Predicted 3D model of a 91-nucleotide RNA (c-di-GMP-I riboswitch aptamer). It was read from a public genome assembly, where an Rfam model found it. The prediction has a mean pLDDT of 82.
RNA sequence: GAAUGAAAAAGGCAAACCGGUGCGAAAGCCCGUGACGCAAAGCUUCCGGUCUUAAUCAGUGGUGCACUGAAAAGAUAGCGGGGUUACCGAA
Repeated sequence: GAAUGAAAAAGGCAAACCGGUGCGAAAGCCCGUGACGCAAAGCUUCCGGUCUUAAUCAGUGGUGCACUGAAAAGAUAGCGGGGUUACCGAA
């Protein structure tokens, strides 16, 4: 340096539920609580997937609105891959 995750230590993150006159159209996010799990569950939407559908477009009714469909530039890094950085340490 590469590959790798046995034992131990120092520490780290935090699913669901619940709470909040929090943010958002929603998906979801944020804060608190909590402890399902995680050796990158650190960071990054480059690729694929998934979720949502406000703007926009189309249709219908209608008249300044409603419904339906399409639609990411929204969301997910705790869906997978890639990129990138990092603690400890045996064979």